[in-house]
The prediction has a mean pLDDT of 79.
c-di-GMP-I-GGC riboswitch aptamer from a Planctomycetota bacterium, 91 nucleotides, folded computationally.
RNA sequence: CGCGAUAAAGGCAAGCCCCGGGCAAUCGGGGGACGCUAAGUAAAGGGCCUUUUGCUAAGACCGUAUCAAAAAGAUAGCCUUACUGCCGAAG
Numbered sequence: 001c002g003c004g005a006u007a008a009a010g011g012c013a014a015g016c017c018c019c020g021g022g023c024a025a026u027c028g029g030g031g032g033a034c035g036c037u038a039a040g041u042a043a044a045g046g047g048c049c050u051u052u053u054g055c056u057a058a059g060a061c062c063g064u065a066u067c068a069a070a071a072a073g074a075u076a077g078c079c080u081u082a083c084u085g086c087c088g089a090a091g
Base pairs, nucleotide, nucleotide: 001091003088004087010037011036012035016031017030018029019028020027021026034077040083041082042081044080045079046078047075049073050072051071052070053069
């Protein structure tokens, strides 16, 4: 430089349950471990999800559903990216 061990030490904590915030996606705290080795930080790009608006079609009208799109959000434990960091076998 890079790699990530049937190593050592350490760290984090999904689903679920309880309490609380939010219309929701989801978030915070406690319990607890499915996993992770940057599951540390940051929503810049893509993805997924939520809320609102809403083209078109159909229809006598009203209304409803699906859907293009837009806006505002959520997710870093979906991927990419940027920054920072622990350990040290093999290469």